[in-house]
RNA sequence: GCGGACGGCUGGACGGUCGCGCCUCUUCGGGGGUGAGGAAAGUCCGGGCUCCAUGAAGGCACGGCGCCGGGUAACGCCCGGCCGGGGAAACCCGAGGGAAAGCGCAACAGAAAGAAUACCGCCAGCUUUCGGGCUGGUAAGGGUGAAAUGGUGGGGUAAGAGCCCACCGCGCCCCCGGCGACGGGGGCGGCGCGGCAAGCCCCGCCGGGAGCAAGGUCAAAUAGGGAGGGCGGCGCCUUGGCUUCGGCCGGGCGCAGAGGGGUCUUCGCCUCGCUCUCCGGGUAGACUGCGAGAACCCGUGAGCAAUCGCGGGUCCAGAUGAAUGGCCGUCCAAGGGCGCCCGAGCGAUCGGGGGCCCUGGACAGAACCCGGCUUACAGGCCGUCCGCGACA
Numbered sequence: 001g002c003g004g005a006c007g008g009c010u011g012g013a014c015g016g017u018c019g020c021g022c023c024u025c026u027u028c029g030g031g032g033g034u035g036a037g038g039a040a041a042g043u044c045c046g047g048g049c050u051c052c053a054u055g056a057a058g059g060c061a062c063g064g065c066g067c068c069g070g071g072u073a074a075c076g077c078c079c080g081g082c083c084g085g086g087g088a089a090a091c092c093c094g095a096g097g098g099a100a101a102g103c104g105c106a107a108c109a110g111a112a113a114g115a116a117u118a119c120c121g122c123c124a125g126c127u128u129u130c131g132g133g134c135u136g137g138u139a140a141g142g143g144u145g146a147a148a149u150g151g152u153g154g155g156g157u158a159a160g161a162g163c164c165c166a167c168c169g170c171g172c173c174c175c176c177g178g179c180g181a182c183g184g185g186g187g188c189g190g191c192g193c194g195g196c197a198a199g200c201c202c203c204g205c206c207g208g209g210a211g212c213a214a215g216g217u218c219a220a221a222u223a224g225g226g227a228g229g230g231c232g233g234c235g236c237c238u239u240g241g242c243u244u245c246g247g248c249c250g251g252g253c254g255c256a257g258a259g260g261g262g263u264c265u266u267c268g269c270c271u272c273g274c275u276c277u278c279c280g281g282g283u284a285g286a287c288u289g290c291g292a293g294a295a296c297c298c299g300u301g302a303g304c305a306a307u308c309g310c311g312g313g314u315c316c317a318g319a320u321g322a323a324u325g326g327c328c329g330u331c332c333a334a335g336g337g338c339g340c341c342c343g344a345g346c347g348a349u350c351g352g353g354g355g356c357c358c359u360g361g362a363c364a365g366a367a368c369c370c371g372g373c374u375u376a377c378a379g380g381c382c383g384u385c386c387g388c389g390a391c392a
Stems, first nucleotide, its partner, number of pairs: 001388010012331007020035006037363001041374002044372005049211004062207005067081005082096001083094004097202002102200002104196002119142002121138007150168006169191001170189008215288004225279007233255006240249003257272004293315001295314008332361001334359005340353005
């Protein structure tokens, strides 16, 4: 210098002016302070908080998770490892328990998709019209398929085959190392045991439900409920209460009465005690929940790390039709255009520097809070590592 791997940071700056939400001061004129994110997003996991349900423990069903160790309030997250796969390497990827408990599945192709089989081929016997045919053996080779009944080599055989042998693989047992996943070594077994559990299932672990429109407090108008007071014509009934025995009060029924519309009267119909005060429930509305916490920053210690401990410091948005914005100026990245200067070159052109003008800043936007994951993101900056080349 080129190519690559991994991790982190940043996400325009300053000023003027006019506004907005919240807090605070006020002499009520105004002044001061503060005001989005790394994802505020998706709402996918885990919690806090709240209400509902619930004696305790266990089981069943359902759902989720799943190598090992550690971290954490917890997790499906994170860290460190193991194993498998990819890469020359840095490094990346893996829903990574169990397939000899059982059931099930495997499209198409293929003879055959799991205890059975043989299309081509190979071999032996018989036969032949010399093309072949029949019977048997075989599974090395070909063919099909995502996958074909362990692999390679040798022996063996009519041809073959774990039929036999060596190594690899697989299974079981033992020893050593490791907390462990696992790794290394030895012995035994010809192998009986192929794949799929993001199919049922088995094993282990975890899990009540609903969510801030949770929940709580205060509480209009109107209607309805309850209590008390005042006012209300006549008659009849009354198992009630009081009584000075005259009645009174309460209750019921009827008439009268009041109101309503039918233009008015008669008449018929419908509705009904009127009024005042107080109480309670709930609605609108207001307040709360709601901003000092698994908080952030600095230092230090433990640890490979995630993370944790200790010391000091800081207070950091709280809206509810929902504030966090508009305009202007100067500058900084970045892009484009037009001149200029220097250097190299015959030149086309290339490299460097500086000027003016224009454009101009990604994804996105809190809504109870926190820890994660995932997804989106113009441009810029930093660090660690791997490989190749050149020079010293």